[in-house]
The RNA shown here (transfer RNA) has 77 nucleotides and comes from Ruminococcus sp.
Its mean pLDDT, the model's own confidence on a scale to 100, is 80.
RNAcentral holds the sequence, with entries from ENA.
């Protein structure tokens, strides 16, 4: 160097034929309960959905760029 996928919470991940909350578990704050610890219940916080641009009345979602990863052809004196 081609091609193909993938980038959403700290972590593993779900989501969408474009719209009406941006979500799960796992962890973290705190509450409860306990002599006191786990475990259990309640509740909070935590997101530039990798970026940059375009369609569009509206983008996580479509379209192109980049950046980054993973596979898999290729070249390799």
């Nucleotide at each position: 160097a081609g091609u193909a996928c993938c980038g959403u919470a700290g972590c593993u991940c779900a989501g969408u034929a474009g719209g009406u909350c941006a979500g799960a578990g796992c962890g973290u704050u705190g509450g409860u309960u306990u002599c006191a610890u786990a475990a259990g219940c309640c509740c909070a916080a935590g997101g530039u959905c990798a970026u940059c641009g375009g369609u569009u009345c509206g983008a996580u979602u479509c379209c192109g760029g980049u950046c980054g990863g993973u596979a898999c052809u290729a070249c390799c004196a």